[in-house]
RNA sequence: GCAGAGUAGAAACCAGUGCGUUAAGUGCCAUAUGAACAGGGAGUUGUCAUACGGACGAAAAGCGUACGCUUGCGGUACCGGUUUCGCAUCCCGCUGC
Numbered sequence: 001g002c003a004g005a006g007u008a009g010a011a012a013c014c015a016g017u018g019c020g021u022u023a024a025g026u027g028c029c030a031u032a033u034g035a036a037c038a039g040g041g042a043g044u045u046g047u048c049a050u051a052c053g054g055a056c057g058a059a060a061a062g063c064g065u066a067c068g069c070u071u072g073c074g075g076u077a078c079c080g081g082u083u084u085c086g087c088a089u090c091c092c093g094c095u096g097c
Stems, first nucleotide, its partner, number of pairs: 001097004009085006016078003019074003028054002031051005039092004060071004
């Protein structure tokens, strides 16, 4: 000098267990605070979390004396599996030549 590896995590699909269906959650916007970002350092106008506010907004049906049960529905939560993607960026390091 050239080439390469590696994280947190993200997405899709499948399975399981829940939550909501008396509308929470998801998604969108604003503000504040905080956190993380490959082995080391730095780190954004990017990412995430929390708080508060705003706009929008829905699928129920059947059975049962009843408690409830079943099947659905929700850009629903968690967890497991598979596949794919994967440090904004900069410097150094690591592996091969």
Molecule: THF (Tetrahydrofolate) riboswitch aptamer
Organism: uncultured Kineothrix sp.